[in-house]
RNA sequence: GAUGCCGGACAGGCGAUCGCCGGUCCAUGUGACGGGAGGAAAGUCCGAGCUCCAAAGAGCGCGAUGCCGGGUAACGCCCGGUGGCGGGAACGCCAAGGAAAGUGCAACAGAGAACAGACCGCCCAGCCGCCUCCUCGCAAGAAGAGACCGCUGGGUAAGGGUGAAACGGCGGGGUAAAAGCCCACCGCGUCUCCGGUAACGGAGACGGCGAGGCAGACCCCAUCGGGAGCAAGGCCACGUAGGCGGGCGUUCGAGGACGGCUCGUCCGAGCCCGCGGGUAGGCUGCUCGAGGCGGCAGGCAACGGCCGUCCUAGAGGAAUGAUCGCUGCCGCAGCGGAGGCGACUUCGCGGCGGGACAGAACUCGGCUUACGGACGACGUCGACC
Numbered sequence: 001g002a003u004g005c006c007g008g009a010c011a012g013g014c015g016a017u018c019g020c021c022g023g024u025c026c027a028u029g030u031g032a033c034g035g036g037a038g039g040a041a042a043g044u045c046c047g048a049g050c051u052c053c054a055a056a057g058a059g060c061g062c063g064a065u066g067c068c069g070g071g072u073a074a075c076g077c078c079c080g081g082u083g084g085c086g087g088g089a090a091c092g093c094c095a096a097g098g099a100a101a102g103u104g105c106a107a108c109a110g111a112g113a114a115c116a117g118a119c120c121g122c123c124c125a126g127c128c129g130c131c132u133c134c135u136c137g138c139a140a141g142a143a144g145a146g147a148c149c150g151c152u153g154g155g156u157a158a159g160g161g162u163g164a165a166a167c168g169g170c171g172g173g174g175u176a177a178a179a180g181c182c183c184a185c186c187g188c189g190u191c192u193c194c195g196g197u198a199a200c201g202g203a204g205a206c207g208g209c210g211a212g213g214c215a216g217a218c219c220c221c222a223u224c225g226g227g228a229g230c231a232a233g234g235c236c237a238c239g240u241a242g243g244c245g246g247g248c249g250u251u252c253g254a255g256g257a258c259g260g261c262u263c264g265u266c267c268g269a270g271c272c273c274g275c276g277g278g279u280a281g282g283c284u285g286c287u288c289g290a291g292g293c294g295g296c297a298g299g300c301a302a303c304g305g306c307c308g309u310c311c312u313a314g315a316g317g318a319a320u321g322a323u324c325g326c327u328g329c330c331g332c333a334g335c336g337g338a339g340g341c342g343a344c345u346u347c348g349c350g351g352c353g354g355g356a357c358a359g360a361a362c363u364c365g366g367c368u369u370a371c372g373g374a375c376g377a378c379g380u381c382g383a384c385c
Stems, first nucleotide, its partner, number of pairs: 001381004006376002010373001012327007020036002023033003038357001042368002045366005050229004057263004062225005067081005082096001083094004097220002102218002104214002119160002121156007129148001131146003135142002168186002171183003187209001188207008233284004243275006255267003291310006298303001329354004334349006
């Protein structure tokens, strides 16, 4: 200098004047004393506490999670680890079970896209044409060999091409040319041993071995899940029209137990639909909590245990504000002192400027998103002295 990760009554404080909300006290007053918005209060995404559905079940369906171990009231969260990916590293990220249960998808290109396949090639044989060489021959010509072009048949999947991806990889042997055809190593499968609670890691033996990709496709497997929510719910007051019509029913059971269906178990004398009228007020729920802070020992940690201490908003159309003074933090440039070889460090003075995202509404544990400028701790890498 760059970078990684963590922390937080970091995001202001003190005083004065006036104003607002709530609490405690009593001498009841223009009283005294104390308190009053965040790390995210946001999102409403998970999990709960609490309330109601009278109490209490099973199955299907639907939904969620998905490596292993631990933490927690619980979780889809947190901690540690394993495997994989990214980074030079500190570190960061992962929709991380199953493809040999089944179905499905991979356009186009390509011969062929999962127990596939021959386009260009490579090799062999035959036929034909042409050329060269050689032998025989007086010559014409004949036999043989080789190279090249074309056609037909057979072999091949190593090389090339197409494609995001081509049916193990790579080196050697082997072959007419090739191929796990053979061999070594890697990969894959089965089994055994060692380490580890486990995920998994390591070693060995056997086997030439069809068993590719996608499940963030449907699906299969394992685990979990009743619903609705403080506008839940409870109490009081007021008020109309204790209205009209219709359907079903009263133990041979209407209706109900509120995401959907079925079974079971129970409650049950009223229930449901339509029309019409009245009301929407007050109190409560409402803040002492799986609470905060400090210390001790345990644990790698998350975290829980023990001891001590503290009470840190409760509005109700919605309070926590305004002004002034001093000061704190950050940035810019200036002046001066001290230290140092220097890079630079530190103290003082005055000047100018800056402070983001954003406001509780029953309460907690998380996650996600927004955010200016710094401070501190621990690390990684680089340069210089």

Description:
A computed fold for a 385-nucleotide RNA from Labilithrix sp., annotated as Bacterial RNase P class A. It is recorded under the gene name rnpB. Its Rfam family is "Bacterial RNase P class A". Its family is annotated with dimeric ribonuclease P complex, ribonuclease P activity and tRNA processing in the Gene Ontology. The source organism's lineage runs through Bacteria, Pseudomonadati, Polyangia, Labilitrichaceae and Labilithrix.